[in-house]
Context: one part of a larger RNA
RNA sequence: CUGGGCGUAAAGCGUACGUAGGCGGCUUAUUAAGUCGGAUGUGAAAGCCCUGGGUUUAACCUGGGAAUGGCAUCCAAAACUGGUAUUCUAGAGUAUAGUAGAGGGAAGUGGAAUUUCCGGUGUAGCGGUGAAAUGCGUAGAUAUCGGAAGGAACAUCAGUGGCGAAGGCGACUUCCUGGACCAAUACUGACACUGAGGUACGAAAGCGUGGGGAGCAAACAGGAUUAGAUACCCUGGUAGUCCACGCCGUAAACGAUGAGAACUAGCUGUUGGUGAUAUUUAAAUCAUUAGUGGCGCAGCUAACGCGUUAAGUUCUCCGCCUGGGGAGUACGGCCGCAAGGUUAAAACUC
Repeated sequence: CUGGGCGUAAAGCGUACGUAGGCGGCUUAUUAAGUCGGAUGUGAAAGCCCUGGGUUUAACCUGGGAAUGGCAUCCAAAACUGGUAUUCUAGAGUAUAGUAGAGGGAAGUGGAAUUUCCGGUGUAGCGGUGAAAUGCGUAGAUAUCGGAAGGAACAUCAGUGGCGAAGGCGACUUCCUGGACCAAUACUGACACUGAGGUACGAAAGCGUGGGGAGCAAACAGGAUUAGAUACCCUGGUAGUCCACGCCGUAAACGAUGAGAACUAGCUGUUGGUGAUAUUUAAAUCAUUAGUGGCGCAGCUAACGCGUUAAGUUCUCCGCCUGGGGAGUACGGCCGCAAGGUUAAAACUC
């Protein structure tokens, strides 16, 4: 390179937007770059292949022919691809009327609970465990009642429910704001898909500066357990967890399944629309549409399983894999305050 693959064996970038590139709906005309046919020239000789001749044969030598990817020029074709012009509306989008939603940002507000403090009642224990002890408590704890402060999280509703590209999002109110869905018309007229580089977002932990600090809790201390116990259990407890701004850029970032499009039996639950039916106005049934689940035919699969939300049948584009270890390491580059990230080998060995 060709090939074969990527749910679980190696392999889908964490996700999106988008540049170049690749690829791309219908009609007509034209062009002739790709494409197809022909002609001419070239494609050295030797060699290979075919067929003669010479050496007694052969190797070898020698005559002729064939073959020669390709390249150039000319003529010709016009279906397909491309170019140019044109037409259309089925892809895509815009407008109008609605709908649902923990989608995002900011400000404000609320109740339950934990903790601490103040005051009252009250007295000897509390707490904790497998059992204990450390710990707290006569300087009055635990319990209970009233009050205050402060921080963090929002029980029930809650649902293989909803929204979001992913990460993720859950008290209430207001303001700002993104997307989706549905129905019927009108409009634009291929404006589409993918996407190397690039850019943006990106849980937790961690880092910087300044705040905050109730609970929880790495580290740490003590008590237990144990042969030991740098653990599991217990009592404490600092970073951190929270906020603002700035970094980091990684996760079993998972559906371990890239994005888009088309086609291919059904049954059933549920969420948001729309239409229809008959109505007893609770709701129900049917159809359709966009999600989200459970089964399941064909088919696929090594099996497990997947199965209109495909891992089925096809097309377009991107990413990635190529035995285990060494190693996601070394070196170098780039990025970062650092931690480190990213790109990424080889020797050697089985």

Predicted 3D model of a 350-nucleotide part of an RNA (small-subunit ribosomal RNA, central domain) from an uncultured prokaryote.
The RNAcentral record of the full RNA draws on ENA.